Small-subunit ribosomal RNA, 5' domain from a metagenome, 525 nucleotides, folded computationally. The coordinates come from a structure-prediction model, not an experiment, and the mean pLDDT is 87. It matches the Rfam family "Bacterial small subunit ribosomal RNA".
Context: one part of a larger RNA
């Protein structure tokens, strides 16, 4: 002397930008954080309203809605934390034995059948969570069957092996015939497979903390050979076989941590560090398993054990904030149980739109950078007043009063962008078609869509009015006098002050240095 995710004292006007559990990976009440899709499929209330009524009711709307069901794609993204890891985890640089949904791009298909299980009735168990039992059903749910360019697999002869329909328009062709389809047409899917493109898994070389008061570790351990397993190389896993790897270039063992870009600091070299924001890893209550699936061994899936919590009719049963808010607790200490999907991105959907505590805002905190105000100029009778004094006078001091302006910010009224461009609807062109249908691209138009928000900015008005503090003054160190205290009472980063004049301690005048902050602690360098 810079610099911090800081905290405390004391003190405080306003903005704009940013940060905000570092401690108990402690324990969570409540609320929401993943869910779409009726253009996959069956089904289907209800309140209300109106109309009949034998007053029991019935019958139209609501409405093919709402709710769930079966299916499909997402829940492996984002979102959070840093335990555990000292490792191919990471960070450079490189390989070869993989895969890859939705996407783009090529080829080659989409033909004919079948039984079923939910929801839904009917019965039935239970306190609940749920759970069983028969009966009816549909599909882009499931199985065959045909075909098979390609791909598989082959003892090269052969063998195995897919598919699903859905929705707009049309009468040009076929077929009943005025229309309407199983008939064209376009669109969106769906089967094989080949390139592509993101991603993701795998091995390798170099790097990467301390400790030798850890010096020898190692049995699938090291390599071979066969099989096994995966997507995939490989002791990954088996059996047999051989004795082999590692190690003072520091192995094994303890310890201490996520790593990285990067961030402090330094002139550097180096040291210190890894918050926020990006890249990667790891984790999800503790351990452990798969199961689904293009990916998981899956934070708000699933089982099994275990600790803790909750409900139970004692039989059983239900949870998992390291998601965003909030609670208690720990602590020196860290925020609202907020607003909106208007952007920007995600999931779903053909859209429309839904959903999105991702993310955009808005609150709290001077916790930090920035920036601006606390007025400007005049003004000596150097007023009053404190303080000081050698009793003259010296200082606060152009300070203040006073005259004269100004009106930033804040307040009060009023005006007022950008962030919004699409979607979707009208139309003009092109493509597709048989079409002037649909649909799919390019273009014009008009209407719409803002949490933020009483935005931002700008006028207007009024009045100097509403806004300065902290530390220090002995030397290091800018800054000095009185008075009080008397080794006391206290100060202090080091040197030290203080026992009767204390520039060092308390106060007051005065200075000094910083300023909406000051200064103390504590850590870095």
């Nucleotide at each position: 002397g810079a610099u911090u995710g800081a905290a405390c004292g004391c003190u405080g006007g306003c903005g704009g930008c940013a940060u905000g559990c570092c401690u108990a990976a402690c324990a969570c009440a409540u609320g929401c954080a993943a869910g779409u899709c009726g253009a996959a499929c069956g089904c289907g209330a209800a309140a209300g309203c109106g109309c009949c009524u034998u007053c029991g009711g019935g019958c139209g709307u609501g409405a093919g809605u709402a709710a769930a069901g079966u299916g499909g794609c997402g829940g492996a993204c984002g979102g959070g934390u840093g335990a555990g890891u000292a490792a191919c985890a990471c960070g450079u640089g490189g390989g070869a034995a993989u895969c890859u949904a939705c996407c783009c791009u090529g080829u080659a298909g989409u033909g004919g059948g079948g039984g079923a299980c939910a929801a839904c009735c009917c019965g039935g168990g239970g306190a609940a969570a749920c759970c069983c039992g028969g009966g009816c059903u549909a599909a882009u749910a499931c199985c065959g069957c045909a075909u098979a360019c390609g791909a598989c697999c082959u003892a090269c002869g052969g063998g195995a092996g897919a598919a699903a329909g859905a929705g707009g328009g049309c009468c040009u062709c076929u077929g009943c015939u005025u229309g309407c389809a199983a008939g064209c047409u376009c669109u969106c899917g769906c089967u094989a497979u080949g390139g592509g493109a993101c991603g993701a898994g795998c091995c390798c070389a170099c790097g990467u903390c301390c400790g030798a008061u850890u010096a020898g570790c190692u049995a699938g351990u090291u390599g071979g050979u066969a099989g096994g397993g995966u997507a995939a190389a490989g002791g990954c896993c088996u059996a047999c076989c051989a004795a082999g790897g590692c190690g003072a270039c520091g192995a094994u063992c303890g310890g201490u941590a996520g790593c990285u870009g990067g961030u402090c600091u330094g002139a550097g070299a180096g040291g210190a560090u890894g918050g926020c924001c990006a890249g990667c890893c790891a984790c999800a209550c503790u351990g452990g398993g798969a199961c689904u699936g293009a990916g998981a061994c899956a934070c708000g899936g699933c089982c099994c054990a275990g600790a803790c919590u909750c409900c139970u009719a004692c039989g059983g049963g239900a949870g998992g904030c390291a998601g965003c808010a909030g609670u208690g607790g720990g602590g020196a200490a860290u925020a609202u149980u907020g607003g909106a999907c208007a952007a920007u991105g995600g999931g779903c959907g053909c859209a429309a739109g839904c959903c999105u505590g991702a993310u955009c805002c808005a609150g709290c905190a001077a916790u930090g950078c920035c920036g601006c105000g606390u007025g400007u100029g005049u003004g000596a009778a150097g007023a009053a007043g404190g303080c000081c004094u050698g009793c003259g006078g010296g200082u606060c001091g152009u300070a203040a009063a006073g005259c004269a302006c100004u009106u930033u910010c804040a307040g009060u009224g009023g005006g007022g962008a950008a962030g919004a461009a699409a979607a979707g609807c009208c139309u003009g062109g092109g493509g597709c078609g048989a079409a002037u249908a649909c649909c799919c691209c390019c273009g014009g138009g008009a209407u719409u869509u803002g949490a933020c928000g009483u935005u931002a900015c700008c006028c207007a008005c009024a009045g100097a009015a509403g806004a300065a503090g902290c530390a220090c003054c002995g030397g290091c160190u800018a800054a000095c006098u009185c008075c009080g205290u008397g080794c006391c009472a206290g100060c202090a980063g080091c040197c030290g002050c203080g026992g009767u004049a204390a520039u060092a301690c308390g106060g007051a005048g005065g200075g000094u240095g910083c300023a909406a902050g000051c200064g103390u602690u504590a850590a870095u360098c």